[in-house]
RNA sequence: GCCCUGCACGCGACUGGCGAUAGGCCCUGAUCCAAAAGGAUACGGGGCUGAUGUGGGACACCACAGGGAAGCGUUGCCGCACGGUGGUUACAAGCCGUAGCGAUCAGCCGUUCGCCUGGGCAGCCCUG
Numbered sequence: 001g002c003c004c005u006g007c008a009c010g011c012g013a014c015u016g017g018c019g020a021u022a023g024g025c026c027c028u029g030a031u032c033c034a035a036a037a038g039g040a041u042a043c044g045g046g047g048c049u050g051a052u053g054u055g056g057g058a059c060a061c062c063a064c065a066g067g068g069a070a071g072c073g074u075u076g077c078c079g080c081a082c083g084g085u086g087g088u089u090a091c092a093a094g095c096c097g098u099a100g101c102g103a104u105c106a107g108c109c110g111u112u113c114g115c116c117u118g119g120g121c122a123g124c125c126c127u128g
């Protein structure tokens, strides 16, 4: 980077610290163009800045905005499964119903990566 994991709508907790790098800016070498001044290069070297924004702070936090987002809900849509109906020689289509299923896996989520800190959700157990 690609393929596979249903869609739609609503709600949505949690979204931090340090370092590095991407990126941006500046200087310079080399090569090319030019009479020159200068210009170009996906080549090299060095410096500054630096990957949410603003304000604050008792400093791995607070508030607001932007972006992300697991999960929750739905009497919605699609598909599957089961049951009923239907029809037939037997099927099938269609229709109805279900508190059913729609990924699993030392689980999942929060701005490029690494190391951390601290949370949330799902799952399991107990209690109210």
Base pairs, nucleotide, nucleotide: 006077007076008074009073010072011071014068015067016116017115018114019113020112023049024048025047026046027045028044029043030041031040032039033038052065053064054063055062056061078102079101080100081098082097083096084095085094107121108120109119

Predicted 3D model of a 128-nucleotide RNA (ZMP/ZTP riboswitch aptamer (pfl RNA motif)) from Rhodoferax lacus. It matches the Rfam family "ZMP/ZTP riboswitch aptamer (pfl RNA motif)". The literature on the family includes a 2020 paper in Cell Chem Biol by Tran et al., "Parallel Discovery Strategies Provide a Basis for Riboswitch Ligand Design". The sequence is in RNAcentral, with records from Rfam. Its mean pLDDT, the model's own confidence on a scale to 100, is 77.